[in-house]
Molecule: SAM riboswitch aptamer (S box leader)
Organism: soil metagenome
RNA sequence: CUUAUCCAGAACGGCUGAGGGAUCAGGCCCUGUGAAGCCGUAGCAACCAGUUUCGGAACAACCUCCCGGAAUGUUAGGUGCUAAAUCCUGCCCCGCACUGUUGUCGCGCGGGGGAAGAUGAG
Numbered sequence: 001c002u003u004a005u006c007c008a009g010a011a012c013g014g015c016u017g018a019g020g021g022a023u024c025a026g027g028c029c030c031u032g033u034g035a036a037g038c039c040g041u042a043g044c045a046a047c048c049a050g051u052u053u054c055g056g057a058a059c060a061a062c063c064u065c066c067c068g069g070a071a072u073g074u075u076a077g078g079u080g081c082u083a084a085a086u087c088c089u090g091c092c093c094c095g096c097a098c099u100g101u102u103g104u105c106g107c108g109c110g111g112g113g114g115a116a117g118a119u120g121a122g
Stems, first nucleotide, its partner, number of pairs: 001122006011041005019030003024090004042082003047078002049075001050072007086116001091113006098106001100105001
């Protein structure tokens, strides 16, 4: 850089000791009943690999390879993850409601898209 996914799921212990929820801002949360970090163990998930299976392509034909789907988690596989939607909002568009006394401005709710980010694969 490209691409897929991101409202599901899954915690205990040890060391340590004050912050943390990516960044900035606003909000809302978590936290001495122990934050972040490191280590150990356990777990979740099913992206990749593996295994099984179906279809396609190719071939004279079969197998392998290649493309696509499904199943599988005791496969000592590679990552990832284990508060809250990626905690929510921010930029653009649409719908509804409210307010003032008319500014297509403000505020609230909902929907769609984007940006940024995270993770996998390339």